Transfer RNA from a Candidatus Omnitrophota bacterium, 72 nucleotides, folded computationally. The coordinates come from a structure-prediction model, not an experiment, and the mean pLDDT is 84. NCBI's taxonomy places the organism under Bacteria, Pseudomonadati, Candidatus Omnitrophota. The RNAcentral record of the sequence draws on ENA. Rfam family: tRNA. Rfam's curators write: Transfer RNA (tRNA) molecules are approximately 80 nucleotides in length. By type it is a transfer RNA.

[in-house]
């Protein structure tokens, strides 16, 4: 320098044009003498950044950044 994959909640990840979600973690309540476990509920997101296509983009296209990997 070139190719490929990945970037979504604090962490691990799903979602591949129209509602942003799950598990764990965290907070509140119930339960307990108390803790843990369990149950119920809540909060938490510029969907890596910018541009484009579209009535509509996390999703499709282009560029950039970061990480991993292959080739040289």
């Nucleotide at each position: 320098g070139g190719g490929g994959c990945a970037g979504u909640a604090g962490c691990u990840c799903a979602g591949g044009g129209g509602g942003a979600g799950a598990g764990c973690a965290u907070c509140u309540g119930c339960u307990u003498u108390g803790c843990a476990a369990g149950c119920a509920g809540g909060a938490g997101g510029u969907c890596a950044g910018g541009g484009g296509u579209u009535c509509a983009a996390a999703u499709c296209c282009c560029c950039u950044c970061u990480g991993c990997u292959c080739c040289a």